[in-house]
């Protein structure tokens, strides 16, 4: 780096350094000296993984459903995953379904 499956609702910031760019890409359109990005530290926020409980099955290795958690591995903290395509509704605004591309996890190889 390929693949596979599963979310993309919700939610969550302080302080030191640093000092111009940041929303993946490319255009819109926003964000940023009332401080971008970066690195550090401390909280925090969710619950893939994971703890632990309980109930049903079991081929007695365990598997599922629940509820409860946060020690541990990740991961997150402007705007629907910021918008982009299709299609349907709608005068528009937009809404609603699928889509593509992207993140994530958790696995194969």
């Nucleotide at each position: 780096a390929a693949c596979u499956u599963a979310u993309u609702g919700a939610g969550a910031a302080a302080a030191g350094c640093u000092g111009a760019g940041g929303g993946a890409c490319a255009c819109g359109c926003c964000c940023a000296a009332u401080g971008a990005u970066g690195c550090u530290u401390u909280a925090c926020c969710a619950a893939c993984c994971c703890u632990u409980g309980u109930u049903u099955g079991g081929c007695c290795g365990c598997a599922a459903a629940c509820a409860a958690g946060a020690a541990g591995g990740u991961g997150g903290g402007a705007a629907u995953u910021c918008g982009u395509u299709u299609u349907g509704c709608g005068a528009a605004a937009g809404c609603a379904a699928a889509g593509a591309a992207a993140a994530u996890a958790a696995g194969u190889c």